[in-house]
């Protein structure tokens, strides 16, 4: 320097490829039930600049253009 992959909740990830539901799921927090208690199980609640930035479009995580980290592999 060039390709390729990927960046989505605190953590690990789906969703993208076909643009339209309030943006989701396991862990985990946190608050209740339960139980003499505590663990576990139940049920609920918070938590999102979809990596930044712009464009196209009625509408973007989703498509385009850019830039930034990250991990590969070429030179």
């Nucleotide at each position: 320097g060039c390709c390729g992959u990927g960046g989505u909740a605190g953590c690990u990830c789906a969703g993208c490829c076909u643009g339209g539901c309030c943006a989701g799921a396991g862990c985990g927090a946190u608050u209740g039930c339960c139980u003499c208690g505590u663990a576990a199980g139940c049920a609920a609640u918070a938590g999102g600049u979809c990596a930044c930035g712009g464009g196209c479009u009625c509408a973007a995580a989703u498509c385009c253009c850019g830039u930034c980290c990250a991990c590969g592999g070429c030179u």
RNAcentral holds the sequence, with entries from ENA. Transfer RNA from a Nitrososphaerota archaeon, 75 nucleotides, folded computationally. The source organism's lineage runs through Archaea, Thermoproteati and Nitrososphaerota.